[in-house]
């Protein structure tokens, strides 16, 4: 250079065109205990990596760019 592949919550993810963007674990409250931890229960936390377009409608398509992994050369 050139291919592919990723980027969504503090961490590790799922959503692959349509309804207020989700779960696990983290964190706060609560419950229980003598006291702490587990268990349970409620609950905070998102510019979906930026930006432009396409569409009635974008996390999800296309394009650029920005970072991260992997192959070739």
């Nucleotide at each position: 250079c050139c291919c592919c592949c990723c980027g969504u919550a503090g961490c590790u993810c799922a959503g692959u065109g349509g309804a207020u963007a989700g779960a696990g674990c983290a964190g706060g409250a609560g419950c229980c205990u003598u006291c702490u931890a587990a268990u349970c229960u409620c609950u905070u936390g998102g510019u979906c990596g930026g930006g432009u377009g396409u569409u009635c409608g974008a996390a999800u398509c296309a394009c650029c760019c920005c970072g991260g992994g992997g192959g070739g050369g």

About this RNA: Predicted 3D model of a 73-nucleotide RNA (transfer RNA) from Microbacterium caowuchunii. The coordinates come from a structure-prediction model, not an experiment, and the mean pLDDT is 81.